The part of an RNA shown here (small-subunit ribosomal RNA, central domain) has 346 nucleotides and comes from an uncultured bacterium.

Context: one part of a larger RNA
RNA sequence: UUGGGUUUAAAGGGUGCGCAGGCGGGCUAUUAAGUCAGCGGUGAAAUUCCACGGCUCAACCGUGGCGGUGCCGAUGAUACUGAUAGUCUUGAGUAUGAUUGAGGUAGGCGGAAUGUAGUGUGUAGCGGUGAAAUGCAUAGAUAUGCUACAGAACACCAAUUGCGAAGGCAGCUUACCAAGCCAUAACUGACGCUCAUGCACGAAAGCGUGGGGAUCAAACAGGAUUAGAUACCCUGGUAGUCCACGCUGUAAACGAUGAUUACUCGCUGUUUGCGAUACACAGUAAGCGGCCAAGCGAAAGUGAUAAGUAAUCCACCUGGGGAGUACGAUCGCAAGGUUGAAACUC
Numbered sequence: 001u002u003g004g005g006u007u008u009a010a011a012g013g014g015u016g017c018g019c020a021g022g023c024g025g026g027c028u029a030u031u032a033a034g035u036c037a038g039c040g041g042u043g044a045a046a047u048u049c050c051a052c053g054g055c056u057c058a059a060c061c062g063u064g065g066c067g068g069u070g071c072c073g074a075u076g077a078u079a080c081u082g083a084u085a086g087u088c089u090u091g092a093g094u095a096u097g098a099u100u101g102a103g104g105u106a107g108g109c110g111g112a113a114u115g116u117a118g119u120g121u122g123u124a125g126c127g128g129u130g131a132a133a134u135g136c137a138u139a140g141a142u143a144u145g146c147u148a149c150a151g152a153a154c155a156c157c158a159a160u161u162g163c164g165a166a167g168g169c170a171g172c173u174u175a176c177c178a179a180g181c182c183a184u185a186a187c188u189g190a191c192g193c194u195c196a197u198g199c200a201c202g203a204a205a206g207c208g209u210g211g212g213g214a215u216c217a218a219a220c221a222g223g224a225u226u227a228g229a230u231a232c233c234c235u236g237g238u239a240g241u242c243c244a245c246g247c248u249g250u251a252a253a254c255g256a257u258g259a260u261u262a263c264u265c266g267c268u269g270u271u272u273g274c275g276a277u278a279c280a281c282a283g284u285a286a287g288c289g290g291c292c293a294a295g296c297g298a299a300a301g302u303g304a305u306a307a308g309u310a311a312u313c314c315a316c317c318u319g320g321g322g323a324g325u326a327c328g329a330u331c332g333c334a335a336g337g338u339u340g341a342a343a344c345u346c
Stems, first nucleotide, its partner, number of pairs: 004317003007300002012314001014201004021194003025088007033081002035077003039073004049065006091191001092188003095184003099180002103177007110154001114150008125136002162169002206247006216240001220236004258313006266291009295302002319346003328339004
């Protein structure tokens, strides 16, 4: 390199958008670039191969022949691919109407809980644990009533639910923005799929500046436990957790399963539409689930949401360790990220 692979053995990029590139629906005409056919030229000699010949043979040498992927030219063929022109509607999109949802951004509001402060009642404990102690408390705690303030999170509803490209999204409400699905089949007429580089988004932790700081809580301190205890348990507690703006760009970023399209035995639950309609049944479309046939699979399993049968494009793998390390490059304020070896060793 070919081949073979990528749920779990090595291997799907965290996700999307998308230039180049690759691939691309039906019909007609033209062209003849790819493609195909025979023809002409070229494809040096030596070499290789075949035949014959010369040195006693051979090596070696001579003569002749074959062959020569290919390249060029003109002639012709036109199914397929391409190009050009036209056309079509089923792919794709638009429109109109209806509808769904924790989809996003910004603002406003709410109650419970927690903590703190003030004040009333009230008196000796509270708290905590396996048991304790540190801690809090007669300067009146804990408990309980009232008032005020603060920050953060939104019980029940709640689900095997829903939405989103992924990360993710949950009190109520307003504004703005986006999306899906269904119906109509009105409009455009292949406008499509995928996508290296690129751009954007991207949990938590972390970083910068300024706020905020109730709870929880790395670090830290103390009390226990223990042979020790730099832990598990307890009492405290700072960064952080929250907000704004900027950075970081990683996760078991998981369905450990790339995107798109087509096809393939059944049963069953559920969400949202449609259907002249309020319910019910059945139907249908789009999702979300469960069980299974065939098939596939090393098996576990998967099984119309495929890991089945096929097609296009991208990404990735090639024994373990060394190592996601070193060096270099590049990005970053830093922490670090991305790219990414070898010696050696088994």
Annotation
The prediction has a mean pLDDT of 86. RNAcentral holds the full RNA, with entries from ENA.